[in-house]
Order: sequence, then C1' cells, then structure tokens
RNA sequence: GCGCAGGUAGUGUAGCCUGGUUAGCACCAAGGCCUGUGGAGCCUUUGACCCGAGUUCAAAUCUCGGCCUGCGCC
Repeated sequence: GCGCAGGUAGUGUAGCCUGGUUAGCACCAAGGCCUGUGGAGCCUUUGACCCGAGUUCAAAUCUCGGCCUGCGCC
C1' cells in the first nucleotide's frame, strides 16, 4: 500500500442484509422486598449506537469520507 471483519450503556453482546414500537439481553452499579446478619432469590431505576457529510417524511441500519482495532496478502 491492497483486501476482509469489527467499533452499540462501566463490561460483554443482539439488532444492520429487508430504514419506522420507548435501541433489547446478561453482568456490574443504586434503591427496595425478604433475612437474626450476610448471601441467594424477587422487584424497580440509571446508563449506549466511533466521527463528519449525504439520501430520506424518517438512519444504529443505506451511500461517501475519516479515525481506531484485529486478521490476511505484498
């Protein structure tokens, strides 16, 4: 330099192909119930689409550019 895959709560991940519900799930965190205490269990809550531009009534999703990570080729 070229190609491929990926970037979504503090962490891990689904959703993208086929645009439209309040962006889902698990762990962690906070509060509550329960308990002699703790743990376990149950309930509730907080928190996210890598950046910019474009298309569109509407973009995590489509298009273009950039950045970062991994793998392969040279």
The RNA shown here (transfer RNA) has 74 nucleotides and comes from a Microcaldota archaeon. Rfam family: tRNA. The family's RNA type in Rfam is transfer RNA. NCBI's taxonomy places the organism under Archaea, Nanobdellati, Microcaldota. RNAcentral holds the sequence, with entries from ENA.